The prediction has a mean pLDDT of 82. A computed fold for a 73-nucleotide RNA from a Paludibacteraceae bacterium, annotated as transfer RNA. It was read from a public genome assembly.
């Protein structure tokens, strides 16, 4: 120095073909309980690593940068 690949909620990740973003854990309330766990019920939380482009519209396309992970010299 070159390649690839990941970055999406507090945390682990999904998002197929561009159409206004969800899952498990965790947080909260409320039920149940003598209480706590466990259990069921339910809220809340995310302008998708910045920045620019295309497009009626971008998490998805493309350019630039960052930041970890592998690799080739």
């Nucleotide at each position: 120095g070159c390649c690839u690949c990941a970055u999406u909620a507090g945390c682990u990740c999904a998002g197929u073909c561009g159409g206004u973003a969800g899952a498990g854990c965790a947080a909260c309330u409320c039920a149940u309980u003598c209480g706590u766990a466990a259990u069921g019920a339910g809220u809340a939380g995310g302008u998708c690593c910045g920045g620019g482009g295309u497009u009626c519209g971008a998490g998805u396309c493309c350019c630039c940068g960052a930041u970890g992970a592998g690799g080739c010299u």